About this RNA
This is a predicted complex of two RNAs, RNase P RNA and transfer RNA, with 474 nucleotides together.

[in-house]
RNA sequence: GACCGGACGGCCGCUUUCACCGCUUUCGGCGUUGGGAGAGGAAAGUCCGAACUCCGCAGAGCAGUGUGCCGGAUAACGUCCGGGACGUCAGGUUCAAGCCUGAUGGACGGAAAGUGCCACAGAAAACAUACCGCCUUGACAACAGGGUAAGGGUGAAAAGGUGCGGUAAGAGCGCACCGCCGCCGCAGUGAUGCAGCGGGCAGGGCAAACCCCACACGGAGCAAGACCAAAUAGGGAGGAAAUCCGUGGCUUUGAUUUUCGAAUCAGGGUUCGCGGACACGUGCCGGCUCGGUGCGUCAAACCUCCGGGUAGGUCGCUAGAGCCGAGCAGCAAUGCUCGGCCCAGAGGAAUGGCCGUCCCGCAGGAGCAAUCCUGAGGACAAAAUUCGGCUUACAGGUC
RNA sequence: GGGCGCUUAACUCAGCGGUAGAGUGCCAUCUUCACACGGUGGAAGUCAUAGGUUCGAAUCCUAUAGCGCCCACCA
Numbered sequence: 001g002a003c004c005g006g007a008c009g010g011c012c013g014c015u016u017u018c019a020c021c022g023c024u025u026u027c028g029g030c031g032u033u034g035g036g037a038g039a040g041g042a043a044a045g046u047c048c049g050a051a052c053u054c055c056g057c058a059g060a061g062c063a064g065u066g067u068g069c070c071g072g073a074u075a076a077c078g079u080c081c082g083g084g085a086c087g088u089c090a091g092g093u094u095c096a097a098g099c100c101u102g103a104u105g106g107a108c109g110g111a112a113a114g115u116g117c118c119a120c121a122g123a124a125a126a127c128a129u130a131c132c133g134c135c136u137u138g139a140c141a142a143c144a145g146g147g148u149a150a151g152g153g154u155g156a157a158a159a160g161g162u163g164c165g166g167u168a169a170g171a172g173c174g175c176a177c178c179g180c181c182g183c184c185g186c187a188g189u190g191a192u193g194c195a196g197c198g199g200g201c202a203g204g205g206c207a208a209a210c211c212c213c214a215c216a217c218g219g220a221g222c223a224a225g226a227c228c229a230a231a232u233a234g235g236g237a238g239g240a241a242a243u244c245c246g247u248g249g250c251u252u253u254g255a256u257u258u259u260c261g262a263a264u265c266a267g268g269g270u271u272c273g274c275g276g277a278c279a280c281g282u283g284c285c286g287g288c289u290c291g292g293u294g295c296g297u298c299a300a301a302c303c304u305c306c307g308g309g310u311a312g313g314u315c316g317c318u319a320g321a322g323c324c325g326a327g328c329a330g331c332a333a334u335g336c337u338c339g340g341c342c343c344a345g346a347g348g349a350a351u352g353g354c355c356g357u358c359c360c361g362c363a364g365g366a367g368c369a370a371u372c373c374u375g376a377g378g379a380c381a382a383a384a385u386u387c388g389g390c391u392u393a394c395a396g397g398u399c
Numbered sequence: 400g401g402g403c404g405c406u407u408a409a410c411u412c413a414g415c416g417g418u419a420g421a422g423u424g425c426c427a428u429c430u431u432c433a434c435a436c437g438g439u440g441g442a443a444g445u446c447a448u449a450g451g452u453u454c455g456a457a458u459c460c461u462a463u464a465g466c467g468c469c470c471a472c473c474a
Stems, first nucleotide, its partner, number of pairs: 001399004006358007014038006021031004040380001044391002047389005052221004064217005069083005084108001086105008109212002114210002116206003131152002133148006160178006179201001180199004185194003225315004235306005243277006249270009279297008322341008359378002362375005400470007409423004417454001425441005447463005
């Protein structure tokens, strides 16, 4: 890294499905008997990506979120495969820097667009800078001025590195090599590599800081959503016995006036408000076929119908980016072709328990040993719409 | 089943790259005859766990653990 993840048999159960029979009024339901099927490599975390469904949507942009070397695979992905550059370790090699080989690692665009941060220590943390030291001047010492980044010291990090020359001491000051920058050429699909010319060298680190660049993204999720549809409550329409008068409002018709807004007069309608009369119903009082008094005359209740919708039921629901085998293409991921197969579909949720034999290791005992006997055990965890990944958990075994 | 959030002292919370803080509580001491109140001082933390980024992580990223919240038809 890949694979398996106890095996076989018997008995009793659970879920689902098929057949037959029986009961029940049809649909359907219940029951007997018999047969078929019945968890995983992670079913998990819900971290990514999709299918599917509903909602939203003229187009574009901003904001927000995510991804980030190159090429390929794929329905898609932050996944996978191949490659590149870089880091770490080991070995070899060089005076040294460095280079070569092998193994291995990773969220690997941009620090030369801008902003910000770099505590403490340290002279200085980035327009530079002189603490110690070194050299030099002031005749020496002390002290002061100047030169100096080789050496020391601080720090995670100190302004190209190594070597030689050079110098008062030093320094890319000069040279060689390495690194870097610019230009150009060749190879490669590309990341990039190799070579040439020019330049003494500018530009410390941090983007899992803000940010910039490129690319992608509408939102929610099967408790999505669709259909059928009780009881109760609530919504709507209609029905049902009942009047008259006055007045107000509303509405409408006609006429007149008009500053064209409307106003006035007359008439009609009214399911609305107020007041009154009569009548009816009913309660109370008074020995009462009557009188007095209170309440009501509302569509609340009642009846009929309609629609939404809850409980409940049905669908979504498992034949699929499916599984197995062979061949071909490709370094590989993977794709194509052919043949074969059907492999849970429940819905507060089935897949379990017991016994026997064997397997595995552990403990104890017997035995010189092979071996035998006894005992307790055999992980992580379990579908809930379905796939592709990642991550995490895992006794033991095989290659 | 699905969608989210939170873990810092005994308790309630702040701190969001640079030595972990506050209030209450606890302990000691002063005060009082004694207690309470009050004053002074002190202790108490693997910042839930592990890994990574960074010179440096409670803080940023990832995984794990624990705890909590919401979602069923209409409004």